[in-house]
About this RNA: A computed fold for a 1537-nucleotide RNA from an uncultured bacterium, annotated as small-subunit ribosomal RNA. The RNAcentral record of the sequence draws on ENA and SILVA. Rfam family: Bacterial small subunit ribosomal RNA.
RNA sequence: GAGAGUUUGAUCCUGGCUCAGAACGAACGCUGGCGGCGUGGAUAAGACAUGCAAGUCGAGCGAUUGCUGGCGGGUAGCAAUAUCUGUCAGUGAGAGCGGCGCAAGGGUGCGUAACACGUGGGCAAUCUGCCGUGAAGUUUGGGAUAAUCCCGCGAAAGCGGGACUAAUACCGGAUGUGACAACUGGGAGGCAUCUUUUGGUUGUCAAAGUUGGGGACCCGCAAGGGCCUGACGCUUCACGAUGAGCCCGCGGCCUAUCAGGUAGUUGGCGGGGUAACGGCCCACCAAGCCUAAGACGGGUAGCUGGUCUGAGAGGACGACCAGCCACACUGGAACUGAGACACGGUCCAGACACCUACGGGUGGCAGCAGUCGAGAAUUUUUCACAAUGGGGGAAACCCUGAUGGAGCGACGCCGCGUGGGGGAUGAAUGGCUUCGGCCCGUAAACCCCUGUCAUUUGCGAUCAACCGUCGGUAUUUAAAAGAUGCCGGCCUGAUGGUAGCGAAAGAGGAAGGGACGGCUAACUCUGUGCCAGCAGCCGCGGUAAUACAGAGGUCCCGAGCGUUGUUCGGAUUCACUGGGCGUAAAGGGUGCGUAGGUGGUGAGGUGUGUCGGAUGUGAAAUCUCGGAGCUCAACUCCGAAAAGGCAUUGGAAACUACCUUGCUGGAGGGUUGGAGGGGGGACUGGAAUACUUGGUGUAGCAGUGAAAUGCGUAGAUAUCAAGUGGAACACCAGCGGCGAAGGCGAGUCCCUGGACAACUCCUGACACUGAGGCACGAAAGCUAGGGGAGCAAACAGGAUUAGAUACCCUGGUAGUCCUAGCCGUAAACGGUGCGCGUUUGCUGUAAAAGGAAUCGACCCCUUUUGUGGCGUAGCCAACGCGAUAAACGCGCCGCCUGGGAAGUACGGUCGCAAGAUUAAAACUCAAAGAAAUUGACGGGGGCCUGCACAAGCGGUGGAGUAUGUGGCUCAAUUCGAUGCAACGCGAAGAACCUUACCUGGCCUUGACAUGCAUAUAGUAGAAGGGUGAAAGCCUGACGAGGUAGCAAUACCAGUAUGCACAGGUGCUGCAUGGCUGUCGUCAGCUCGUGUCGUGAGAUGUUGGGUUAAGUCCCGCAACGAGCGCAACCCCUGUGUCCUGUUGCCACCUGGCCGAAAGGCUGGAGCACUCUGGACAGACUGCCUCGCUUAAACGAGGAGGAAGGUGGGGAUGACGUCAGGUCAGUAUGGCCCUUACGGCCAGGGCUGCACACGUACUACAAUGGCUGGCACAAAGGGAAGCUAGACCGUCAGGUGGAGCAAAUCCCCCAAAACCAGCCCCAGUUCAGAUUGUCGUCUGCAACUCGACGGCAUGAAGCUGGAAUCGCUAGUAAUGGCGCAUCAGCUACGGCGCCGUGAAUACGUUCCCAGGCCUUGUACACACCGCCCGUCACAUCAUGAAAGCCGUUUGUACCCGAAGUCGCUGUGUUAACCGCAAGGAAACAGGUGCCGAAGGUAUGGAUGGUGAUUGGGAUGAAGUCGUAACAAGGUAGCCGUAG
Repeated sequence: GAGAGUUUGAUCCUGGCUCAGAACGAACGCUGGCGGCGUGGAUAAGACAUGCAAGUCGAGCGAUUGCUGGCGGGUAGCAAUAUCUGUCAGUGAGAGCGGCGCAAGGGUGCGUAACACGUGGGCAAUCUGCCGUGAAGUUUGGGAUAAUCCCGCGAAAGCGGGACUAAUACCGGAUGUGACAACUGGGAGGCAUCUUUUGGUUGUCAAAGUUGGGGACCCGCAAGGGCCUGACGCUUCACGAUGAGCCCGCGGCCUAUCAGGUAGUUGGCGGGGUAACGGCCCACCAAGCCUAAGACGGGUAGCUGGUCUGAGAGGACGACCAGCCACACUGGAACUGAGACACGGUCCAGACACCUACGGGUGGCAGCAGUCGAGAAUUUUUCACAAUGGGGGAAACCCUGAUGGAGCGACGCCGCGUGGGGGAUGAAUGGCUUCGGCCCGUAAACCCCUGUCAUUUGCGAUCAACCGUCGGUAUUUAAAAGAUGCCGGCCUGAUGGUAGCGAAAGAGGAAGGGACGGCUAACUCUGUGCCAGCAGCCGCGGUAAUACAGAGGUCCCGAGCGUUGUUCGGAUUCACUGGGCGUAAAGGGUGCGUAGGUGGUGAGGUGUGUCGGAUGUGAAAUCUCGGAGCUCAACUCCGAAAAGGCAUUGGAAACUACCUUGCUGGAGGGUUGGAGGGGGGACUGGAAUACUUGGUGUAGCAGUGAAAUGCGUAGAUAUCAAGUGGAACACCAGCGGCGAAGGCGAGUCCCUGGACAACUCCUGACACUGAGGCACGAAAGCUAGGGGAGCAAACAGGAUUAGAUACCCUGGUAGUCCUAGCCGUAAACGGUGCGCGUUUGCUGUAAAAGGAAUCGACCCCUUUUGUGGCGUAGCCAACGCGAUAAACGCGCCGCCUGGGAAGUACGGUCGCAAGAUUAAAACUCAAAGAAAUUGACGGGGGCCUGCACAAGCGGUGGAGUAUGUGGCUCAAUUCGAUGCAACGCGAAGAACCUUACCUGGCCUUGACAUGCAUAUAGUAGAAGGGUGAAAGCCUGACGAGGUAGCAAUACCAGUAUGCACAGGUGCUGCAUGGCUGUCGUCAGCUCGUGUCGUGAGAUGUUGGGUUAAGUCCCGCAACGAGCGCAACCCCUGUGUCCUGUUGCCACCUGGCCGAAAGGCUGGAGCACUCUGGACAGACUGCCUCGCUUAAACGAGGAGGAAGGUGGGGAUGACGUCAGGUCAGUAUGGCCCUUACGGCCAGGGCUGCACACGUACUACAAUGGCUGGCACAAAGGGAAGCUAGACCGUCAGGUGGAGCAAAUCCCCCAAAACCAGCCCCAGUUCAGAUUGUCGUCUGCAACUCGACGGCAUGAAGCUGGAAUCGCUAGUAAUGGCGCAUCAGCUACGGCGCCGUGAAUACGUUCCCAGGCCUUGUACACACCGCCCGUCACAUCAUGAAAGCCGUUUGUACCCGAAGUCGCUGUGUUAACCGCAAGGAAACAGGUGCCGAAGGUAUGGAUGGUGAUUGGGAUGAAGUCGUAACAAGGUAGCCGUAG
């Protein structure tokens, strides 16, 4: 020391991306009251107008000049005065000589990867102006020169010549305390050269004056000077201080796709040069020097104290402040000086800019302000030297864009304010609402206060000490001068009339920004409708958006708030602290071995590392702590601590290292053995394939899913014999052996490597690992030469297919084989580097040794080496590993850091080539991935079920018709249902109505409900009339009511008007409720507790049996439970009891009819049938057998009406399909409101080239027709069913008994059976269609009803591919009834009864389903996922003939300035010399070096480039189907085509 979101259906892990934090010299958006303290050109080291930023000294010097004053003179004037001039004094100015300063201060970060910086040392190899201390001195001469004047040149800048002059300018001499040099002695010390001290001799070397004061004395006409004294200077030397220079150890960037670099290079000797060492430079000599601990090259960069972040370790940065360095337009160079190779100096070259009279000149803001430019972006052309500091000066003082202040900017940090208290009718507006209310909200208003900041006004600072001057005092001195020190008075403020203090007035002048889906604090309404838009990540938006936009509300911060950018953090996501590599990314293909790293044991020594002590250093600031000052804070000050470091010094000696000396356990050697497809070479062998020859033999062979190509009558295949040739070595053969790996398999011989065991004889740490390096290295491939039987890329043909450049087949060449040489890769895998040590076990196997035993062996036991299986602890994300570790430790090497782009491009190396190796980036995505879980799926497996198939029976598909649907048509053909699971479905009845559609005519509070207001007695209602198709409109005789009250009247009802509202079959079934279909009456779906697992989850529910069943039994880390199954319910099948009318009629009995049988009817009766109630019955209960002891269960049997859920029905688990329905009703939201509402008439829903579904009727003889004759059940009936009777051929009519029903009616059931006819044909089959005549219902049958009679008599002769139903009272077949309904298109639906089969071997296959298991890259779940080409668009990138830059190397040319060298016949005041001349210096000339420039040729790097290569991304494009399941040819790796 905090984490979170995001890969999945869910989980765990790996792993990336993203967020929350802090920070900033920031910028942008919105907003903006005050103050304090900080801070502000990060880009163009781009260019700069203007002003300022370095001067000062008259007490160093000469001259000029202004002003004032004194004195003198001239002129004008009577004079005052004015003016000119001389001189003196004071004061000022500009220029010059001279001195000091200008090398500081200030700016910037170009360059620089370096002793540049940091840190610590060294200089025995050095210098140091001004300053401090000390010692000594300050003497004597000389010649010039600027200024100034004159002349000249020039536009200017400036320059030349002549003349005069001064000094603290310059030069000579003297002196020599001393310094230096040479020579020569002594002493001491050290660090190699040496250092130091003390002597001697010789030589060389100094100086400058200025100023204040002064009593005696001296000089001088005077001024003044000497002299004395003070101050400031000057000279020599020594020391110090400060500053600088040089050298060294160590430390701090990236890149090896930079591996070799270097000729002054490395060293030496000698010289030169410097303050000083040194190849710093030069001549000569030698050939070295640096480098994997990264030289050389490339890129980037000022370094540090520190700053930001972080728990820390680290990481990033180097603004402000401070130290060092570098630079000053670019490049080069030196001069002066103590100090420079000099920001505001010089010279040269270049670029740029300016002036110009065109001849020539001038300039350098990276000083302070300021301008332009570029940029997202960075301030005033301010005040003052009052303070601090610097320069000059004796000082006053001057200068100082250093500095101190002010100004601008919310750029940052800090502080303050925008008011405080009370105040409920919880005001209004606004927002929401479930319409009740709630929120804003004590918030406001209102009342009472306060007065910070701002405003006005008054007072008003600190920072001030100096200096100077006045007074006093001490020292110096001969001195009271003077100088210096101290004390006191006076004088000095840019900021600034600022800070601060006081007064006045009034809540008066002062709040915004962002967010509100999760992360992440904060939610609603409206608008929008995958649009507009949002977005940091995940992701929102397709009509109910807490995610867009607006609003209300809320949250966060607040004079700010957000956004963007960047850094660190989170990220243990480069892991030192603190990671990994079997499968997630990651072990090198294998060995040998170099450097390096690491290393057994005893003793002694040293003291490298190590440990602790002391000393020095580690600048200040910063940070931390303590304290103090601004009212607080920020800020500032004081003190402490810290500063992990480095160095020196003296200690310790365990470990490490080194040295010495031992040891044997590690390692190696020796001897003796046995095992082995270890390697190489030579030789030999048999089986098989193929071919050749010959024999036998005849029509096929071969091949496949099936075929064909192919071979064969020229004799194949088959078979026999012989031969040729090449390759590979059956059985043995084994999770057996050997090898480092690749790999190695017939036999024999020769050569040869390794491992293992026993002995414990020898050496004595000789070891382990191993970057580079070297060697080996399957297959394919390459080169050359052989060889070639079989197999077989390519290729050819045949098939398959939509295609088939494949899979299958027939052929077939490289190749496969050998020799020699390349290649150097593989899924080169145990996906597991090598070595050593430690850690419970069980059990195989190979080999060896030993033991016991044996005659001898085998078996057996022990040990070891190897090779396997299981498994404890432990480890692991899990899977799994587990003495052959993936456990626990040590040593060394290799490798990894999201996916894709990509193992690719470029570059390098290797290769004959193919290619190998090393190895990126742009861009793009938010994942990619590992393991395991649950499902789903599989042209995976196992088990099982189902009219699923099979076995059967009958159909559909063909015909006609009916009906529904699609399509078409139409004004409309209303709407919905659409695979199974829509289509005789909603619809259990479309002529009107229905009706929702269309056309036309009408109504507007409405056809219907409620409320409010107003009006209303001839009111409500209403016969009738007019118009009209109707609705409607107009009119209208007549004509009321209820409640309360005596009544007036009020209320109700009604009507009219107006307002709220009604109404909508308008939309959304993807907003819903409810209902329902389907999987499926399939046997499943879950829960509690426990247990297992990190977890999702598992277990239970799996397993062995069994069942129709998760039915039951047994077993079992499970034990129980729930919803389902079954049962309970209904119908039906048997019996018993009860019931007894409307049912029944056997027995008994009466009556009638009849010849009789018998029939009808009444009584009695309830036996039977029956009705409908209750009960019984069936439970594997009994027996036998089977299964595994048992149980469950199965098979068979008995009994029974019924036997193994007896048959049928009702009953539908968790859920799935966003299944269906807003048009049945309900219902959120949206929409319409003289219409999308309502009424009416007519039309349509019935439309017809067509297609499909479902049915009916048939095609006939198991039939049709005619006649006769038998047997039901279940229903219905009052606006109903309707009997008998009569009429009609019939549909039906007339009429009407009975019946609200076990009574009456519908109601004759039909098929069947009996008899007859038909005689295989478009028929005596079939009945469509059409004509005509009728019947019925109904207001009305035209569109558009049903039925009947007569006539007509179509298609159709058993139905292609395909497909449906059914397992028993079932299929098939026959009729009957009912609902809806006026009637009916019903052949539909729902029921009823009659007749009444066939078949099931079986589960291979099709379909559906259940359980277990397996694989999975699927989870929208295979109707899944997903690959590649092509086409289009966009983006980045490689190659490319070239083209254009930048940078750098090499060679050469030219060669400025300048130092140095040489020369110097020209020139020259100081010195020497009488002079001539000399010394010295300079000009000039010349040599080396040398910047810029040029020529040539390389390297590196960047831009661009017709064309071209691949890559990435994109909504539904094209072609195929490669991968994921056995993915339909298992997949994958290397290689070739």